This is a predicted structure of a 375-nucleotide RNA (Bacterial RNase P class A) from Shimia fortis.
The coordinates come from a structure-prediction model, not an experiment, and the mean pLDDT is 77.
A source record names the gene rnpB.
Its Rfam family is "Bacterial RNase P class A". Its family is annotated with tRNA processing, ribonuclease P activity and dimeric ribonuclease P complex in the Gene Ontology.
RNA sequence: ACAGAGGGCCGGAUGGCCGCGGGGGCGACCCCGAGGAAAGUCCGGACUCCACAAGGCAACGGUGCCGGGUAACGCCCGGCCGGGGCAACCCGAGGGAAAGCGCCACAGAGAAUAGACCGCCCUUGUGCGCAGGGGUAAGGGUGAAACGGUGGAGUAAGAGACCACCGCGGGCCUGGCAACAGGACCGGCACGGCAAGCCCCACCGGGAGCAAUGCCAAAUAGGGACCGCGCGUGGCGCAAGCCACAGGGGAGUCUUGCCCCGAGCAGGUCCGGGUUGGCAGCUAGAGGGAUUCCGGUAACGGGAUCUCAAGAAGAAUGGUCAUCCAGAGGGGGAAACCCCUUGGACAGAAUCCGGCUUACAGGCCCUCUGUGCAU
Numbered sequence: 001a002c003a004g005a006g007g008g009c010c011g012g013a014u015g016g017c018c019g020c021g022g023g024g025g026c027g028a029c030c031c032c033g034a035g036g037a038a039a040g041u042c043c044g045g046a047c048u049c050c051a052c053a054a055g056g057c058a059a060c061g062g063u064g065c066c067g068g069g070u071a072a073c074g075c076c077c078g079g080c081c082g083g084g085g086c087a088a089c090c091c092g093a094g095g096g097a098a099a100g101c102g103c104c105a106c107a108g109a110g111a112a113u114a115g116a117c118c119g120c121c122c123u124u125g126u127g128c129g130c131a132g133g134g135g136u137a138a139g140g141g142u143g144a145a146a147c148g149g150u151g152g153a154g155u156a157a158g159a160g161a162c163c164a165c166c167g168c169g170g171g172c173c174u175g176g177c178a179a180c181a182g183g184a185c186c187g188g189c190a191c192g193g194c195a196a197g198c199c200c201c202a203c204c205g206g207g208a209g210c211a212a213u214g215c216c217a218a219a220u221a222g223g224g225a226c227c228g229c230g231c232g233u234g235g236c237g238c239a240a241g242c243c244a245c246a247g248g249g250g251a252g253u254c255u256u257g258c259c260c261c262g263a264g265c266a267g268g269u270c271c272g273g274g275u276u277g278g279c280a281g282c283u284a285g286a287g288g289g290a291u292u293c294c295g296g297u298a299a300c301g302g303g304a305u306c307u308c309a310a311g312a313a314g315a316a317u318g319g320u321c322a323u324c325c326a327g328a329g330g331g332g333g334a335a336a337c338c339c340c341u342u343g344g345a346c347a348g349a350a351u352c353c354g355g356c357u358u359a360c361a362g363g364c365c366c367u368c369u370g371u372g373c374a375u
Base pairs, nucleotide, nucleotide: 001371002370003369004368005367006366007365008364009363010362012324013323014322015321016320017319018318020033021032022031023030024029035346039357040356042355043354044353045352046351047209048208049207050206060205061204062203063202064201065079066078067077068076069075080094081092082091083090084089095200096199100198101197102194103193104192117140118139119136120135121134122133123132124131125130148166149165150164151163152162167189168187169186170185172183173182174181175180213280214279215278216277217276223271224270225269226268227267228265229264232245233244234243235242236241247261248260249259250258287308288307289306290305291304292303293302294301295300325344327342328341329340330339331338332337
């Protein structure tokens, strides 16, 4: 210099004027007022209410290599194993497939009870092109995957049928807290893949969520208690009640007919609940930031000093002007530089906290790797 890997940070600044939410003050006025993600609401908690003896079992859901961190986690740190990369480093839903069931598309002869298309070998027929029978699975072909791999010996050709190494399985030894790694021995080739299919094993989990939940209260309507006033006529019935009629109302142009009401009351006092409204919950807490010390590889833990502070509810945190700063474009200049124009993303609190994920104009910093060049 080029190419790359990992991590961290900023994400406009200052001032004037006008305005908004909250707090303090008698008042003038003073103080505070979005983010790294406030977002998605995907995990884990705090808090509140409901349910429930504890505990166990079953069902359902979740998690899943090992060790550590944490209030907790599916998060974070360190390690192991597997895969990728020359490397820095990155990726992994990473328990169990000899408990059982199920599935393995297309292609292919054959896909888990293996199998024989081409080939190879033997043999029969022969018109020497080939056809039939048998053996074989080394080679070719198909496929994501072909029933251990490589080499040797062997054979008609071949084959774990045999041998060595590797792989696989078994117990043993050594190292490690462990996952696991290394070693020698034995076995025989028996045991393909998928659990992001059912399932098995281990561990975890009660439900709902601040529109949770608690408190206060008006009008109107409705419920209850007491008081006050009232309760048509006839029949049946002990009574409750039933039937008919008078009377009132409705649809319909009107009549008949039909439907509804036909005993309570828009009288008073009191009680409790709901709607709605108000107050609390509400923001000082596993709190953030700066500097620093101790323990730890680290995540993190413990401590010291200083410092900071939205809490709304149709929901504030804004607008405008000036100067400046990155950045972009144009012009001038040999250059340094000067002038003009433009110009800052994603987004935005709603009970709070720890994570994850996703979005993001532009810019800055640190560490590391490979290659080339110079010294």